[in-house]
Context: one part of a larger RNA
RNA sequence: CACUGGUUAAGGAACUCUGCAAAAUGGCCCCGUACGUUCGCAAUAAGGGGCGCCUGGCAACAGGCCACAGUAAAUCGGCUUCAGCAACUGUUUAUCAAAAACACAGGACGGCGCUAACACGUAAGUGGAUGUAUGCCGUCUGACGCCUGCCCGGUGCUGGUAGGUUAAGGAAGUGGGUAAUCGCAAGAGAAGCUCCCGACCGAAGCCCCAGUAAACGGCGGCUCUAACCUUGAGAGUCCUAAGGUAGCGAAGUUCCUUGUCGGGCAAGUUCCGACCUGCAUGAAAGGCGUAAUGACUGAAGCGCUGUCUCAACCAGUGACCCGGUGAAAUUGUAGUCGUGGUGAAGAUGCCACGUACCCGCACCAAGACGGAAAGACCCCGUGAACCUUUACUGUAGGCUGAUUUUGUGCUCGAGCGCAUAAUGCGUAGGAUAGGUGGGAGGCGUCGAUCUUGCAGCUCCGGCUGCAGGGGAGCCAACGUUGAAAUACCACCCUUUAUACACUUAAGUUCUAACGCCGAGACCUGUGAAUCCAGGCGGCGGACAGAUUCAGUUGGGCAGUUUGACUGGGGCGGUCUCCUCCUAAAGAGUAACGGAGGAGUGCAAAGGUAUCCUCAUUCCGGUUGGCAAUCGGAAGUCGAGCGUAAAGGUAGAAGGAUGCUUAACUGCGAGACAGAUAAGUCGAGCAGGUGCGAAAGCAGGUCUUAGUGAUCCGGUAAUCCCGUAUGGAAGGGUUAUCGCUCAUCAGAUAAAAGGUACUCCGGGGAUAACAGGCUUAUCGCUGCCGAGCGUUCACAGCGGCGCAGCGGUUUGGCACCUCGAUGUCGGCUCAUCACAUCCUGGGGGUGGAGAAGCUCCCAAGGGUUUGGCUGUUCGCCAAUUAAAGUGGUACGUGAGCAGGGUUCAGACCGUCGUGAGACAGGUCGGUCCCUAUCUGGUGUGGGCGCACGAAACUUGACGAGAAUCAAAUUUAGUACGAAAGGAUUUAAUUGGACGUUCCUCUGGUGUUCCAGUUGUUACGCUAGUAGCACGGCUGGGUAGCUAAGAACGGAUUGGAUAAACGCUGAAAGCAUAUAAGCGUGAAGCCAGCUCGGAGAUAAGGUUUCGUUUAAGUCCCCUUAAAGACGAUGAGGUUGAUAGGCUGGAUGUGUAAGCUCAGUAAUGGGUUCAGCUAACCAGUACUAACGGACGA
Repeated sequence: CACUGGUUAAGGAACUCUGCAAAAUGGCCCCGUACGUUCGCAAUAAGGGGCGCCUGGCAACAGGCCACAGUAAAUCGGCUUCAGCAACUGUUUAUCAAAAACACAGGACGGCGCUAACACGUAAGUGGAUGUAUGCCGUCUGACGCCUGCCCGGUGCUGGUAGGUUAAGGAAGUGGGUAAUCGCAAGAGAAGCUCCCGACCGAAGCCCCAGUAAACGGCGGCUCUAACCUUGAGAGUCCUAAGGUAGCGAAGUUCCUUGUCGGGCAAGUUCCGACCUGCAUGAAAGGCGUAAUGACUGAAGCGCUGUCUCAACCAGUGACCCGGUGAAAUUGUAGUCGUGGUGAAGAUGCCACGUACCCGCACCAAGACGGAAAGACCCCGUGAACCUUUACUGUAGGCUGAUUUUGUGCUCGAGCGCAUAAUGCGUAGGAUAGGUGGGAGGCGUCGAUCUUGCAGCUCCGGCUGCAGGGGAGCCAACGUUGAAAUACCACCCUUUAUACACUUAAGUUCUAACGCCGAGACCUGUGAAUCCAGGCGGCGGACAGAUUCAGUUGGGCAGUUUGACUGGGGCGGUCUCCUCCUAAAGAGUAACGGAGGAGUGCAAAGGUAUCCUCAUUCCGGUUGGCAAUCGGAAGUCGAGCGUAAAGGUAGAAGGAUGCUUAACUGCGAGACAGAUAAGUCGAGCAGGUGCGAAAGCAGGUCUUAGUGAUCCGGUAAUCCCGUAUGGAAGGGUUAUCGCUCAUCAGAUAAAAGGUACUCCGGGGAUAACAGGCUUAUCGCUGCCGAGCGUUCACAGCGGCGCAGCGGUUUGGCACCUCGAUGUCGGCUCAUCACAUCCUGGGGGUGGAGAAGCUCCCAAGGGUUUGGCUGUUCGCCAAUUAAAGUGGUACGUGAGCAGGGUUCAGACCGUCGUGAGACAGGUCGGUCCCUAUCUGGUGUGGGCGCACGAAACUUGACGAGAAUCAAAUUUAGUACGAAAGGAUUUAAUUGGACGUUCCUCUGGUGUUCCAGUUGUUACGCUAGUAGCACGGCUGGGUAGCUAAGAACGGAUUGGAUAAACGCUGAAAGCAUAUAAGCGUGAAGCCAGCUCGGAGAUAAGGUUUCGUUUAAGUCCCCUUAAAGACGAUGAGGUUGAUAGGCUGGAUGUGUAAGCUCAGUAAUGGGUUCAGCUAACCAGUACUAACGGACGA
């Protein structure tokens, strides 16, 4: 010193984030018990009283006895009040979170009829369940009470299906290839084979239409208005799917905010009650209440206390010493100082100065950017992993269709084909004339005209058919109309019917595929079986199920992507091209430097030939004006040139007119520029062309922007290749088309997010802390002097400006540190600066005094306690002489603590579809290190100090201390009208601080005394002892100690600061200064206290000592000393320690005996007995025995 315990005067939460911790309460019996309430509770509420032993008695009880104290020890709730949250008991992050989180009974919604839904599984099968809707599954909410508003536009789910869209599959048909054949050739081209398309049929889904919010979710703005003001019942307007109802509300939700008011407190960022301005409440992600419950969170009170003021003592265990045993991390090598400087910017190691004999031991932790862990924050990586989703691409699964397994009938549709039959009315006309052609006859006893009935159709007039009667004719050709006779025949058209064949949809039937059942009890398998197989029987049935193909759905699952630059990253901005400046007179040249443009236009705005001159100003002229058009003059460019800017340009590149297409094809010497790839200019040659009389000019545009590599694919052309051959397919070549591939040298045809659950590799190449540089900002000075100050720039202020200093703010930079430099505030302990808060000394004053203001000197000392909050800060209360400002890694975590911030859990608001996020709020949440070196505090050993010793000293140097107030006196004086009220002087007291001590007052005092509970032992009684915190309780010696006692800061001298002077020139004056001499402060140096000759400069003095040795040490007894060494007392010539004797002190009347009493117990002997560390005396015991030494 730490830990674990014990006790504590006075105060009693003043401690602190917080009563953390501790103390207190505590058992049994009796009395008594409020609010509230779900009537169960609350409740052991709270608050009181009793409790032992003996005798009597069954008991109640009565009487008696002792103590400070009778649940005497141990065991063993502190209580109350106000809020928040969660109803409750439970559960949870084994190992930092026990909670408000989870669960829960209850509520609601959704699904599911049994081979159930759902889940696991490839399947078989299994769970659900040997259950059956009062059941099971899923989701949300979370007892109970009162309630649960509006919105269906979006998303989801459910339902609907007319229309649109839509796959596989089916499929009429078109086209291509091949080529028998035809053709001189070009070419055409049957059948077959083959390839590509493909009308049409074709489900779910989607579009569409509804419903649904206890589904996901959502629930407005502006303006005006009432007879003071304010407010706005009300009115208007815009938007919406609808505009937040009840309730609650600065909340666990409120930023501003410590909102405002009230309460509590001396003082209240917390708490409670209100208000409502709800940044950003709100109704089953439930709203608001709520008794009871809670190791939950906040606030208050009572009790209680060492939490604190403010610490003290004691016990044990470590530490320390001795004996034994005996690790670890760490370690470049170490002969390992301080300060200032330097330096990769904070040095034991460099430079300078200072300091320093050598070596231990015990302690402390300021440094060794100490140890530990290749930083978890931050950034980077074309790193990883999980998670999410309306990222991309897939996929299990679901739904749906087709095909197969897959068969027989029937009904009713649809389509198509064939056959038969029917059907057809404008007007005119005998009348219901479908078209065209043929046609002069056709039909009839195989029953005509006519007639009756029935059926169908209908334009209601008739048409057609069937059956009966009946028994011989009917129709056409002619005329009308116009296209003619259904007189007759043929081929058709519209519409319809029937039959058949095919395809197809729906419904239904059958049974034999297939499936299921026999658990209201079937048979067999030599058999127990609710099993298995078969039989038999039943039910379903071509469905279901399954295969393959297809559409759709599909974060259920998977693989991935999610750019770069960047004065860290993110957010913002940017990314290609053109022009100018920066750019430093060749070219080129960077920045998240300063300014602008482009992602085209034009068939003329191109070519050529010829011609012309603009802007502006002045003058003149009808409306006509400053400015319109006309005429004249001046006019070197002040205009124009499609467009940005720059360069250029009037001998035009500008403005016109005529004719036109060189806005051509094939090439290209040679240059510019340039990493490459690209890019730019280009005379000239060949062909053909336009203009011009010609020379000539023309391969777009005054120039410089107007853009995109490769792959892939299309189109046109083509003397190219053509897998035996011929073709074809396909490819090549030339031309051309398709990219805001704009992240523009273009990763893919196709790609977003979260991580605080995180991980890996790196970085001080890059942020947050600190340091460094800088000092914009900040703080502080000075100068100037506009003005204020009644007057007056400067008592006190000081505009606009200027010059500095500092390195405390906020920043900038990114230099050390990312193989770790722990971060705010507090506690503890400090230390320095001075720009001084107080105290000291002065000048000025718009200083009468007092109190102030301002400036100068001055850093010796001092600089409070509380309430609130994590706070620093701040506000408040009460004091004070004053409650200073800063630095020290915003001093100090190998010193403490951990309230805040800043991991993992959870809640609210807000944002986000979501995972999640928030310098928003809230509850909870592991702080390691045995000290090697430096440094520091102590304490020893060695050697030295030129003979060896013992004492006493000097004091170089260093350290400490240094204080302030009040009342009294001077004096109610100076001053002042008064009120008020000193300087100075003297003496006193006190606060804080410091040193020493224990007589007193107290504390402690682990066994000094006494009392006493339970139990065990000594055989029992008696008396004692052990254990229970020393068992508990009451006292207490020595020692230690404070709250107790004493003392201290003084006085004085010297030199000074600011300031004030004397004499006095330079400068005949003046001047405190230049020479000279003074006064002058808590400050400086002495003085006071302490250390101190290793002061290596090692000092001085005295005494002793030369072998008969001065002296010292080991050793022993020890304490006033002490971790160990050391120091002190002593060692037989001895009181050093123990013992003994006596005393003091403390306790409080021992045991035994005796007496009294039934007994407990009491009296007497007896102020006894005992008594640690204290004071004396006394050798009884132990201080024996050795060594060194000039």